[in-house]
Context: one part of a larger RNA
RNA sequence: CGUAGGAAACUUGAGGGGAGCUGUCUACAGUACGAGAGGACCUAGAUGGACGAACCUCCCGUAUUCCGGCUGUCCUGCCAAGGGCAUAAGCCGGGUAGCGGUGUUCGGUAGGGAUAAACGCUGAAAGCAUCUAAGCGUGAAACCCGCUCCAAGAUUAGGUUUCCCAUCCCGCAAGGGAGUAAGGACCCCGGAAGACUACCGGGUUGAUAGACGGGCGGUGUAAGCUCCGUAAGGAGUUCAGCCAACCCGCACUAAUAGUCCGAGGG
Repeated sequence: CGUAGGAAACUUGAGGGGAGCUGUCUACAGUACGAGAGGACCUAGAUGGACGAACCUCCCGUAUUCCGGCUGUCCUGCCAAGGGCAUAAGCCGGGUAGCGGUGUUCGGUAGGGAUAAACGCUGAAAGCAUCUAAGCGUGAAACCCGCUCCAAGAUUAGGUUUCCCAUCCCGCAAGGGAGUAAGGACCCCGGAAGACUACCGGGUUGAUAGACGGGCGGUGUAAGCUCCGUAAGGAGUUCAGCCAACCCGCACUAAUAGUCCGAGGG
C1' cells in the first nucleotide's frame, strides 16, 4: 500500500514445513517342523539404544558479589570491627531465581485410501488352458490422509460475531479537505518478549516496576557484652546475623498531565 466504509475479536485451511528409526527379552513353545542337532511363522506383552520436543519437581552444572572462610598490604588515630587492592571475581567453601544437560516427562504409533513387486477370482481371444484382453480382489518403512507447526499478499486477498455512525467546507460530478465516532497510537511503568523493531502486561476506576513488610530459600551461629583460659583461643547470648533475581501483601515512589491519528462508501 492492497484486501470496495472505519474498527475489535475469533476463525476456515488453499498451500507449505516437521515427524516417520530400530534392538533385545518374555509368553505362545521347546510347540509346528526335523532321525537328530536344532528350532519357527502368527499373535500378545515387557524393556532398551539413537534421535527429537517441552520443562526445571528430582539429579548435576553455572550463578562477577547472596552468605561465609583465608593470606599479604594500605587505609578508617589505636584495640576490636570494617573498607580498598591483589582479574577485567584476590583466593577458597557453598549457593536462590534464571539459563542449561548429564536430569524429568513425552513422541515415532494405531487406523483409513490407492498402489509396487508378488499372490489370486472370474475369463475369452484360442470349445482346452490362462491373474488380463473386458471385469473383480489381496498386498510394502515408499505415495495420499491421519499427528504436529506455519498459513487469506490464497491479489481467487475467504468466513463468523460484535462495535461506530451519517457533522461541516470546496466541487456539476468524480474527488479533495476539516472536526469527530468506535478504535488506535504517541508518551510513561514494566516483562520467562526482545539486537532494533515487533510482541505481551500495566498506566491512579492502578499492584506495572521500585521501596517497604511477610514468606520461601541461601549461608551457617553476626556485632557488642558476659564468662573460661597466661595466651592462641573457647563458650553463652544465638538454628544467630546478613540475605539477588522467586511467592504474597502493601499506593510510600514512579506510571502525572496531555497530544495526535482515525469512517462518510455501495
This is a predicted structure of a 266-nucleotide part of an RNA (large-subunit ribosomal RNA, domain VI) from an Elusimicrobiota bacterium.
Its mean pLDDT, the model's own confidence on a scale to 100, is 89.
The RNAcentral record of the full RNA draws on ENA.
Its Rfam family is "Bacterial large subunit ribosomal RNA". Rfam links the family to the GO terms ribosome and structural constituent of ribosome.
The source organism's lineage runs through Bacteria, Pseudomonadati and Elusimicrobiota.